[in-house]
Context: one part of a larger RNA
RNA sequence: UGACGGGGGCCCGCACAAGCGGUGGAGCAUGUGGUUUAAUUCGACGCAACGCGAAGAACCUUACCUGGCCUUGACAUGCAGAGAACUUUCCAGAGAUGGAUUGGUGCCUUCGGGAACUCUGACACAGGUGCUGCAUGUCCGUCGUCAGCUCGUGUCGUGAGAUGUUGGGUUAAGUCCCGUAACGAGCGCAACCCCUAUCCCUAGUUUAUAGCAGUUCGUUUGAGAACUCUAGGGAGACUCCCGGUGACAAACCGGAGGAAGGUGGGGAUGACGUCAGGUCAUCAUGGCCCUUACGGCCAGGGCUACACACGUGCUACAAUGGUGCGUACAGAGGGCUGCAAACCCUCGAGGGGGACCUAAUCUCACAAAACUCAUCGUAGUCCGGAUCGGAGUUUGCAACUCGACUCCGUGAACUCGGAAUCGCUAGUAACCCCCAAUCAGAACGUCGCGCGCAAUCCCCUCCCCGGACCUUCUCCA
Repeated sequence: UGACGGGGGCCCGCACAAGCGGUGGAGCAUGUGGUUUAAUUCGACGCAACGCGAAGAACCUUACCUGGCCUUGACAUGCAGAGAACUUUCCAGAGAUGGAUUGGUGCCUUCGGGAACUCUGACACAGGUGCUGCAUGUCCGUCGUCAGCUCGUGUCGUGAGAUGUUGGGUUAAGUCCCGUAACGAGCGCAACCCCUAUCCCUAGUUUAUAGCAGUUCGUUUGAGAACUCUAGGGAGACUCCCGGUGACAAACCGGAGGAAGGUGGGGAUGACGUCAGGUCAUCAUGGCCCUUACGGCCAGGGCUACACACGUGCUACAAUGGUGCGUACAGAGGGCUGCAAACCCUCGAGGGGGACCUAAUCUCACAAAACUCAUCGUAGUCCGGAUCGGAGUUUGCAACUCGACUCCGUGAACUCGGAAUCGCUAGUAACCCCCAAUCAGAACGUCGCGCGCAAUCCCCUCCCCGGACCUUCUCCA
């Protein structure tokens, strides 16, 4: 100087407390461990691995296994020879591949040849998702959006170093003020950026419709651009004003005005560093290793196994509910190898159909919970839907291993969950649907969107966890 303490002081955080809803029990989905297997490819392991890489394993992907094949190679550059490239058909085979076969002679030219492409041969070489993340770059996680981390000059100390950065207040903040052997500065904080909440100006189609006219009663048509909205530009919030507290300061408390008040709400933004944190399987790369194989091609299988254990979720156990009829209200997105309407068929998944739309025009697209009425009457039930049987639809060469969905039947566990444990402070939690990426098909996952909408805390920090600052014991580095 740091670190540590079941030392002290001071302060903060959904850290506790107060409250709401979960997990842990059940069934299923998904990831992991373990076991099994020819293979169940690899990585990730407290927080910070485990719906993680994977925004999507039937083939492909695919790195794994079995079998069948290739050896200058699927790919790059260089050399030589041959042939334009390319294309038709058939045979064998699981295919890779092997064999046979048809058409075709193009472009430039100094007529030597050349450009592109294909085949053959020899060698340099290619190739490796093989090892090392403890040789590395890059990128990322984490402490932590915590308020810290440092430097120049000066001063003090023999020196390591200290001071500044400590102290008194204050703040979300090393934020600001005052004091002060320090005076300044840098990286962080804040602000500048984006979205959102109010108003104004401009603009008025594909959007909107108050008044007017027409109407086939549909903003459908005219007219108009007030409103909504869209998208450009501006205004607005700064402790500005008032009162109180404070040290005449910084600031805090209350109020006014205001759409909004003390950082208005949300996002992006992550200091010096820590964890030899993660990644050699994104990519790049040092070293090592393989080279008729640890490289390459193909078919089939596996990654989907299943006495079990754990994590993350979904659906429930019901009456604040289930079922049936009727009826209402979003936002944000996607669409040309695409989204697909009306209409017709089917109990349904879906099929036929193909208008319009390169989209404020057309379409996906009926939002659901909510509301009204009826029924069920506490029951393993008109709850719950696993599992299984049958019949189908659809995507796709192909759904056996191993897709999703529909209909009929079947109707399991489960009656609110031990110890323990998680999230959340407001348009939030909980609840309810909707969209998108990936994608031929395949979400209970992920990323977004809105509808409706709480309780409690802030009087109190004693305690658990994590963290910041000052100080002190130990003598640990």
A computed fold for a 477-nucleotide part of an RNA from Marinobacter sp., annotated as small-subunit ribosomal RNA, 3' major domain.
Taxonomically the source falls in Marinobacter (Bacteria, Pseudomonadati, Pseudomonadota, Marinobacteraceae).
Its mean pLDDT, the model's own confidence on a scale to 100, is 82.
Rfam family: Bacterial small subunit ribosomal RNA.